[in-house]
RNA sequence: GGCCCCGUAGCUUAGCCUGGUAGAGCGCUGGUCUUAUACACCAGUGGUCGUGGGUUCAAAGCCCAUCGGGGCCA
Numbered sequence: 001g002g003c004c005c006c007g008u009a010g011c012u013u014a015g016c017c018u019g020g021u022a023g024a025g026c027g028c029u030g031g032u033c034u035u036a037u038a039c040a041c042c043a044g045u046g047g048u049c050g051u052g053g054g055u056u057c058a059a060a061g062c063c064c065a066u067c068g069g070g071g072c073c074a
Base pairs, nucleotide, nucleotide: 001073002072003071004070005069006068007067010026011025012024013023020057027045028044029043030042031041032040050066051065052064053063054062
């Protein structure tokens, strides 16, 4: 230098192909329970989807550029 994969909540991630209200588990907070803690149960808490731009009525998903991480080739 060329090519490929990954980036979404505090953590691990689904959704992207086929555009239409951003989900799950863990965690955290409160409550019930307990002498108390834990467990269990109930309720709540969360993300401008790496960044910028474009297309579109509408973008996590399409297009372009770019940043970070990993891999292959040279």